[in-house]
Context: one part of a larger RNA
Molecule: small-subunit ribosomal RNA, 5' domain
Organism: uncultured soil bacterium
């Protein structure tokens, strides 16, 4: 000098930041991912009507898209995890943009509904009816893919490439509202995102010296979007290591941050990028994308419900609670803005986000008055008893009103013709009142700015180091005075 700090004393205001560093311990409650009726059948309600019906709304279900983002954490990980550099002629990509072509015909079901059974519940059946942008079958396609063959180019080879020709095989589609679109299918390109690989770099330990059998390589099968022992069978015996393999310990990495003249050392909280995990362990399903925080299955521990047969759950989301701890906040408001998902739109949802609240935790700013006022009141302290100090300090007199309180006005943020603001009657402006509402903490032997008196008597105590205290202690305790900083001041811890 610094801090995500804590503790002690003290505490007026504002702005901007910041706040479980410990138990990745356990969690009551609420909310945090839905949306679309312009995909579909239905049920209910409202309005008009005698009714048919028309219009509007709500609901669960089938279906679509989203739910892989956004938010949290740092357990694990010393590793292609991260950073930088290249490669992918070894790859993928829903939504979006551009270009080309197409959108034909037909069918069988099923949920909801109705009837019914079992169960305490969670839930699970049976029968029967029905629709679709759900599902299935067929047609078309030189547009694409795959395979085989001929010619060409590159290469040492393996192989690769574009183009051309021939042959064979395979693959599409869905409609809706309404007259303008939104969709659907196939192919090519783009944008953006991701997977995989390479080289280099960044901790401690040799009181860890040898490690390794899918191990290292090959051939063949399998597998993936994709190269590869990724996996399997067979064959060979390799591969790594004092330039530290293997083992042990510790640890998310980077941009950065602190300090320092720098080199360096230390560090990785908030913010941004990447990685990782989601009660613990394992697994796959769906999907363009997951091996999936608020999806599924199995096992385990724990908690809860139970009619004892059986079930339910997962805050390392936002609040909140218990525990742990020196220690860390509200079960708040709003989708007005920015963004996200869905929707043709209106709009819905959004603890992302925008705000408010709490904490001097930090930084910055402001204030607690200003002027005048005695050779100087009282009080207190010291005294050589003459006096000296607190001290223009107070009182008194004059003034101001930042701040405070009250009254009135009152935004920007809103982007669009209009309407639309949680914050917020906030900020800000004008006026009224009255010095009114506002100062402490540490220190005074030297280092180190600032000293006197009394009390105590190696006691009580102080202390960062040196050291003070045993009867005149500037070092302990108190009073007065003084010094430093100031809404803070000290102490402790840690880093430079």
């Nucleotide at each position: 000098g610094a801090u995500g700090a804590a503790c002690g004393c003290u505490g007026g205001c504002g702005a901007c930041g910041u706040g479980u560093c410990u138990a990745a311990g356990g969690c009551a409650u609420g909310c945090a991912a839905g949306u679309c009726g312009a995909g579909g059948g239905g049920u209910c309600c409202g309005u008009a009507g005698c009714a048919a019906u028309a219009c509007g709304g709500a609901c669960a279900c089938c279906g679509g898209c989203a739910a892989a983002c956004g938010g949290g954490u740092g357990c694990g990980u010393a590793a292609c995890a991260c950073a930088u550099u290249g490669g992918u002629a070894a790859c993928u990509u829903a939504c979006c943009c551009c270009g080309a072509a197409g959108u034909c015909a037909u069918g069988a079901a099923u949920a909801a509904g109705c009837c019914u059974g079992c169960g305490a519940a969670a839930g699970c059946g049976g029968g029967u009816c029905u629709a679709a942008u759900a599902c299935a079958u067929g047609a078309u396609g030189g547009a694409a893919g795959c395979g085989a063959g001929g010619g060409g180019a590159c290469u040492a080879a393996a192989g690769u490439c574009a183009u051309u020709c021939u042959c064979g095989c395979u693959u599409a589609a869905a409609g809706a509202u309404u007259u303008a679109u939104c969709g659907c299918u196939u192919c090519g390109g783009g944008a953006a995102a991701g997977g995989c690989c390479u080289a280099u770099g960044g901790c401690c330990u040799a009181u860890c010296a040898g490690c390794u059998a899918g191990u290292u390589g090959g051939u063949g099968g399998g597998g993936u979007a994709a190269a590869a022992g990724c996996u399997c069978a067979c064959c060979a015996a390799g591969g790594c290591a004092a330039c530290g393999a293997c083992g042990g310990g510790u640890a998310g990495c980077g941009g950065g941050u602190g300090u320092g003249a720098g080199a360096g050392c230390a560090u990785g909280g908030c913010c941004c990028g990447c990685c990782u995990c989601a009660c613990u362990g394992g697994g796959a399903c769906u999907g363009a994308g997951a091996c999936a925080c608020u999806g599924c299955c199995c096992a385990g521990a724990c908690u809860c419900c139970u009619a004892c047969g059986g079930g339910a759950g997962g805050c390392u989301g936002c609040a909140g609670u218990c525990a742990a701890g020196a220690a860390u906040a509200u079960u708040c408001c709003c989708c007005a803005a920015u963004g996200g998902c869905c929707g043709a739109a209106a709009g819905g949802c959004u603890g992302a986000g925008g705000g408010a609240g709490c904490g001097a935790c930090g930084u910055c700013g402001c204030g607690u008055g200003c002027a005048u006022g005695a050779a100087g009141a009282a009080a207190c302290c010291c005294u050589u008893c003459g006096g000296g100090g607190u001290g223009u300090a107070a009182a008194g007199u004059g003034c101001u009103u930042u701040u405070a309180a009250c009254u009135g006005g009152g935004a920007c943020g809103a982007a669009u013709c209009a309407a639309u603001g949680a914050c917020g009657g906030u900020a800000c402006c004008a006026g009224u009142u009255g010095a009114a509402u506002a100062a402490g903490g540490g220190g005074c032997u030297g280092c180190u700015a600032a000293a006197c008196u009394c009390g105590u008597g190696c006691c009580a105590g102080c202390a960062g180091c040196a050291g003070c205290g045993g009867u005149a202690a500037u070092a302990c305790g108190a009073g007065u005075g003084c010094c430093c900083c100031a809404a803070g001041c000290g102490u402790u811890a840690u880093c430079c």